About this RNA
Small-subunit ribosomal RNA, central domain from an uncultured prokaryote, 349 nucleotides, folded computationally. The prediction has a mean pLDDT of 89.
[in-house]
Context: one part of a larger RNA
RNA sequence: CUGGGCGUAAAGGGCACGUAGGCGGUUUAGCAAGUUAGGCGUGAAAGCCCCGGGCUCAACCUGGGAACUGCGCUUAAUACUGUUAAACUAGAGUCCGGGAGAGGGUAGUGGAAUUCCCAGUGUAGAGGUGAAAUUCGUAGAUAUUGGGAAGAACACCAGUGGCGAAGGCGGCUACCUGGACCGGUACUGACGCUGAGGUGCGAAAGCGUGGGGAGCAAACAGGAUUAGAUACCCUGGUAGUCCACGCCGUAAACGAUGAGUGCUAGAUGUCGGGGGACGCAGUUCUUCGGUGUCGGAGCUAACGUAUUAAGCACUCCGCCUGGGGAGUACGGCCGCAAGGCUAAAACUC
Numbered sequence: 001c002u003g004g005g006c007g008u009a010a011a012g013g014g015c016a017c018g019u020a021g022g023c024g025g026u027u028u029a030g031c032a033a034g035u036u037a038g039g040c041g042u043g044a045a046a047g048c049c050c051c052g053g054g055c056u057c058a059a060c061c062u063g064g065g066a067a068c069u070g071c072g073c074u075u076a077a078u079a080c081u082g083u084u085a086a087a088c089u090a091g092a093g094u095c096c097g098g099g100a101g102a103g104g105g106u107a108g109u110g111g112a113a114u115u116c117c118c119a120g121u122g123u124a125g126a127g128g129u130g131a132a133a134u135u136c137g138u139a140g141a142u143a144u145u146g147g148g149a150a151g152a153a154c155a156c157c158a159g160u161g162g163c164g165a166a167g168g169c170g171g172c173u174a175c176c177u178g179g180a181c182c183g184g185u186a187c188u189g190a191c192g193c194u195g196a197g198g199u200g201c202g203a204a205a206g207c208g209u210g211g212g213g214a215g216c217a218a219a220c221a222g223g224a225u226u227a228g229a230u231a232c233c234c235u236g237g238u239a240g241u242c243c244a245c246g247c248c249g250u251a252a253a254c255g256a257u258g259a260g261u262g263c264u265a266g267a268u269g270u271c272g273g274g275g276g277a278c279g280c281a282g283u284u285c286u287u288c289g290g291u292g293u294c295g296g297a298g299c300u301a302a303c304g305u306a307u308u309a310a311g312c313a314c315u316c317c318g319c320c321u322g323g324g325g326a327g328u329a330c331g332g333c334c335g336c337a338a339g340g341c342u343a344a345a346a347c348u349c
Base pairs, nucleotide, nucleotide: 004320005319006318007303008302012317014201015200016199017198021194022193023192025088026087027086028085029084030083031082033081034080035077036076037075038074039073040072041071042070049065050064051063052062053061054060091191092188093187094186095184096183097182098181103177104176105175106174107173108172109171110154114150115149116148117147118146119145120144121143125136126135162169163168206247207246208245209244210243211242215241216240220236221235222234223233258316259315260314261313262312263311266294267293268292269291270290271289272288273287274286275285276284277283278282298305299304322349323348324347331342332341333340334339
């Protein structure tokens, strides 16, 4: 390089936007760069190949041919690609009218619970466990009533539900704001798809500065258990968990399944709309969009998947190439650090 692959065997980038590039709807006309056909020139000789000849044969030498699949020029063709011009509306987008939603941000606000503080009642226990003990309590605990403070999370609704590109998002209200969907068909007229680099977003933990700190709780301490117990269980408990700003950039970041488009049996549930029938309630039919379950063809090593494909095809990107060494060393880039990204070899089986 070719080939074969990427749900579970090695392999889909965590996700998006987008540069270059690659690819790209319908019709007509022109051009003729790619493309196709003919001609001319060139493609040294030797060698290889074919047919002959010369050394007794052969190696070797030698004559001729073919080949040199290429390049240049020229004449012609115009289906396809390209390009120029004009046009179109089925892709894409705009507009108008709607309803749905834990989509995002900021501010405010609510009740339950928990802990603490104060006060009342009240007396000897309370906690905790498999059983205990550490622990708390006559300096009045636990329990209970009233009052107050604080921080964090939002029971029921709640769903096999919804929204978001992914990470993710759940009390209530207001404001700001993104996207999708349905209906109408008014407008633009290919404006599209993908996307190396790049840029942004990106759970948890962690880091910096300043706040905050109720509960929980790495580390740590004690009590148990045990042969031991640097654990599991218990009593405590600091970072952290929370907020603001700035870093980090990783996850089994999973559907272990890249994005886009078209086509290919059914059955059934659910969410958001539109249309119709039974006059309303409700039921039912149909249609568009989302999300599930089952299942056929096909595919698959099997498991399974199956219109939300892992089926049949096309376009573009990423990635794999035996196990270990190793996602390591070295170098480079990034980071305050922790570390991240890129990424070998010797050796060995």